Record summary:
A computed fold for a 103-nucleotide RNA from Neobacillus rhizosphaerae, annotated as SAM riboswitch aptamer (S box leader).
RNA sequence: UUCUUAUCUAGAGUGGCGGAGGGACUGGCCCUUUGAAGCCCGGCAACCGGUUAAUAACACGGUGCUAAAUCCAGCAGAGUAAUUUUACUCUGGGAGAUAAGGA
Numbered sequence: 001u002u003c004u005u006a007u008c009u010a011g012a013g014u015g016g017c018g019g020a021g022g023g024a025c026u027g028g029c030c031c032u033u034u035g036a037a038g039c040c041c042g043g044c045a046a047c048c049g050g051u052u053a054a055u056a057a058c059a060c061g062g063u064g065c066u067a068a069a070u071c072c073a074g075c076a077g078a079g080u081a082a083u084u085u086u087a088c089u090c091u092g093g094g095a096g097a098u099a100a101g102g103a
Stems, first nucleotide, its partner, number of pairs: 001103008013041001015040003021031003025074004042066003047062003050058001070095001075092008
């Protein structure tokens, strides 16, 4: 990098350093000097390992996560309302994220 499988409406800070961006992409809509990213500490969760005869439990090790549903939409279809392009709802898909395994 790519493939497969599973999950993605729950949960988690009045901390320290830092000093202007951030929310994958595009469009929207947001967050942010009342302090962004990043790092540290704390916390959440329980995918893998550990433990168990197994389930459960624990949170010791490897990851992950810690604004908003993956923040919402993006492609296709159905429905409702208005009535000619808009709003809302639903289904499937796409893209993405994380874990485990394979090439």
The coordinates come from a structure-prediction model, not an experiment, and the mean pLDDT is 85. The sequence was found by an Rfam model in a public genome assembly.